[in-house]
Context: one part of a larger RNA
């Protein structure tokens, strides 16, 4: 000077505490351990490793196994030479090849040229090692307020002052004081997006009033022709700044069921992470020093494995039921995808789906009926008309192929579960629960995951004594 203390003082964070909801038990899905095993490919491992890398393991991916196979290689430049490459057929084989047989270029000023093969050599390769040699990225601590510098006091010196104090704020935020004056990386603000109004546009959007046709006794309803009014669209501005008002206060600032206003005191979200910490993670994204292999640790290939299962742990799905299940009928979203694509009307099938073929390169047309919700009916408190696991049939659709090892449908089976022990997450408002729907990857899907979007929507914070992190001042030390 740190760093620690079961020292001290302040302060602050779903940290406790009040609340709701969950995990922890069951069944499944998923990811790890271990165990098996040819093989079960690597990594990631306390918070910060475990629905993580993986935003898609049936072959492919794929790096791992067993077997077949090649050795200037699977790719790229350069490269005499050659004229094809490619396509087709036979034979062999799991296939990769491997033998043989056929056909076969293009421009041209005839000098070339283009395009393919391609020998010799230059020059490979490697998901082999070292993230403790390393760039880049990235998580933590922490969107926590702090991390430093110049000159200039002060100390022999490391170093201090400044940054401490007194008050303030989310915040080293201001504000006063002061041997410091100043400034720099952070806070903030400057940037998206939301909420409010205003001007501009007016088609594929919108549809009040006015007109005109159709149907209707009517109330309307449809359709045109207009229309910029409204909603939206989607570019511009405006507006919030303790600005006004009142009380405290030197000020800074603070308090008001004050006022105006769509919105008040940082309006909500978002992007954004200072000096640094953990030789934190990553040589398997890339990139790279080193070292290590070179008829193999390379490369091509079939199968097969990453999917095993006495066990355990992680994270979620469904549920144990009337605030509910089922069965009829009806309401209302945003956000986004779509030409190797979305895929609509009609028709077939109980259903996946099939068939048809309109429209769409999309504010047009699809996807796409939103679910919960309200309205009527059942069911009566049981392992049940809960609750779906599991297993038996029969199919559908994706793809050369669904056996290892995909979804999805029907009929049939109905298993464990009747709130879950010690203990343990996560949230303070449009949030938690709670409902659906969409996209990314993708042929097709193991998604209950991810990222996204909107519908219904709450309860509690007295208050900081304790737990757990953080900040700042001081003490204390035999640590550094």
């Nucleotide at each position: 000077u740190g760093a620690c203390g079961g020292g001290g003082g302040u302060c602050c964070g779903c940290a406790c505490a009040a609340g709701c909801g969950g995990u922890g038990g069951a069944g499944c899905a998923u990811g790890u351990g271990g165990u098996u095993u040819a093989a079960u490919u690597c990594g990631a491992u306390g918070a910060u490793a475990c629905g993580c890398g993986a935003g898609g393991a049936a072959c492919c991916u794929u790096a791992c196994c067993u077997g077949g196979g090649c050795u200037a290689g699977a790719a790229u430049g350069c490269g005499a030479g050659u004229g094809a490459c490619g396509u087709c057929c036979c034979g062999g084989g799991a296939g990769a090849c491997c033998g043989g047989g056929a056909u076969u270029c293009c421009c041209u000023u005839c000098g070339g040229g283009g395009c393919a093969c391609a020998a010799a050599g230059c020059a490979a390769g490697g998901u082999g090692c070292u993230g403790c040699a390393u760039g880049g990225c990235u998580g933590u601590c922490g969107u926590c307020a702090g991390c430093u510098c110049g000159u200039g006091c002060c100390g022999c010196g490391a170093g201090g002052u400044g940054u401490u104090g007194g008050g303030u704020u989310a915040a080293g935020u201001c504000c006063c004081g002061c041997a410091a004056c100043g400034a720099g990386c952070g806070c903030a603000a400057c940037c998206c997006c939301u909420g409010u109004c205003c001007u501009u546009a007016g088609u594929u959007g919108c549809c009040a009033a006015c007109c005109u046709g159709u149907c209707g006794c009517a109330a309307g309803a449809c359709a045109g022709a207009g229309g910029g009014a409204c909603u939206c669209u989607a570019a511009g501005g405006a507006g919030a700044c303790u600005g006004c008002c009142g009380g405290c206060g030197u000020a800074a600032g603070c308090c008001g069921c004050g006022a105006g206003g769509a919105a008040g005191g940082u309006g909500g979200g978002g992007a954004c992470g200072a000096c640094g910490u953990c030789a934190a993670g990553u040589c398997a994204u890339c990139a790279u020093g080193g070292c290590c292999u070179u008829u193999a640790u390379g490369c091509c290939c079939a199968g097969g494995g990453c999917g095993a299962c006495a066990c355990a742990c992680g994270u979620g799905c469904u549920a144990c039921a009337a605030u509910g299940g089922c069965c009829g009928g009806u309401a209302c979203a945003g956000a986004g995808g779509g030409u190797c694509g979305c895929c609509a009307a009609g028709c077939c099938g109980c259903a996946a789906g099939g068939u048809g073929g309109a429209g769409c390169c999309a504010a047009u047309c699809c996807c796409u009926u939103a679910a919960a919700g309200c309205c009527g009916g059942u069911c009566u408190c049981a392992g049940u008309u809960c609750g779906g696991a599991u297993u038996g049939g029969a199919g559908u659709c994706u793809g050369a192929a669904a056996c290892c090892c995909g979804a999805c449908u029907c009929c049939a089976u109905g298993a464990a579960g009747u709130u879950g022990g010690a203990a343990u997450c996560g949230c303070u408002a449009g949030u938690a629960a709670u409902c659906g729907c969409g996209c990314a990857u993708c042929a097709g899907c193991c998604a209950u995951g991810g990222c996204g979007c909107g519908g219904u929507g709450a309860a509690u914070a007295c208050g900081u004594u304790c737990c757990c992190g953080g900040a700042c001042c001081u003490u204390g030390u035999a640590c550094a």
The part of an RNA shown here (small-subunit ribosomal RNA, 3' major domain) has 480 nucleotides and comes from a metagenome. Rfam family: Bacterial small subunit ribosomal RNA. The coordinates come from a structure-prediction model, not an experiment, and the mean pLDDT is 82. The RNAcentral record of the full RNA draws on SILVA.